[in-house]
RNA sequence: UUCUCAGGGCGGGGUGCGACUCCCCACCGGCGGUAAUUGCGCGCAAAGCGCAUAGCCCGCGAGCGCUUGGCACAUUCUUGAGCUUCGGCCAGGAAUAAACCAAGGUCAGCAGACCCGGUGUGAUCCCGGGGCCGACGGUCAUAGUCCGGAUGAAGAGAG
Numbered sequence: 001u002u003c004u005c006a007g008g009g010c011g012g013g014g015u016g017c018g019a020c021u022c023c024c025c026a027c028c029g030g031c032g033g034u035a036a037u038u039g040c041g042c043g044c045a046a047a048g049c050g051c052a053u054a055g056c057c058c059g060c061g062a063g064c065g066c067u068u069g070g071c072a073c074a075u076u077c078u079u080g081a082g083c084u085u086c087g088g089c090c091a092g093g094a095a096u097a098a099a100c101c102a103a104g105g106u107c108a109g110c111a112g113a114c115c116c117g118g119u120g121u122g123a124u125c126c127c128g129g130g131g132c133c134g135a136c137g138g139u140c141a142u143a144g145u146c147c148g149g150a151u152g153a154a155g156a157g158a159g
Base pairs, nucleotide, nucleotide: 001159002158003157004156005155011025012024013023014022026145027144028134029133030060031059032058033057038052039051040050041049042048055132056131063110064109065107066104067103068102069101070100074096075095076094077093078092079091080090082089083088114130115129116128117127118126136148137147138146
C1' cells in the first nucleotide's frame, strides 16, 4: 500500500386501538489482552513449547463530547473629503458559527455489569449456586433481540 473477512438472539402467554419496545417465562454474548483450569497439537517420555478457552478483570468498537476546518449571496461595526433624490448606495477592512458537514483519534473527556461457596500456595478466568449488564437514532408504545447509520468499525488474515 492493495485485497479478503469481521455479531448472536423475541419462541409462548398477558395488557392494549396499537408493543418482536411494557409485564411474566424464554433467548443471545463483537474485538485485543490476561490463563492455576480444561481441550488439542509437537515430543518415546519427563520437562518444555504452541494453539484455543472471561458478556460483568484491563482495554477497544459504533455514539456523544472536544479540537480544527468548511459553510454568510447574512448581520454588526468601521474606513472613504466615493456616489446620493439625504432614505440610502458602492468599494475596501474587521468581527460573529446555534444548527449542519468534514477531518483528527485519546484528546489523560463521557458512556454497562459479580458475588457467595468449593478446590488450591495462588482463581472476579476452573467447578457448584445465585445474581447482574447490554451505545446511538427511529417507531401508533418505553427495544441487547425489529429497522437504520453499516458497502461502517475495534480488529483478524493474505499478498
A computed fold for a 159-nucleotide RNA from Pseudomonas bubulae, annotated as FMN riboswitch aptamer (RFN element). Its Rfam family is "FMN riboswitch aptamer (RFN element)". Its family is annotated with FMN binding in the Gene Ontology. Its mean pLDDT, the model's own confidence on a scale to 100, is 76. The RNAcentral record of the sequence draws on MGnify.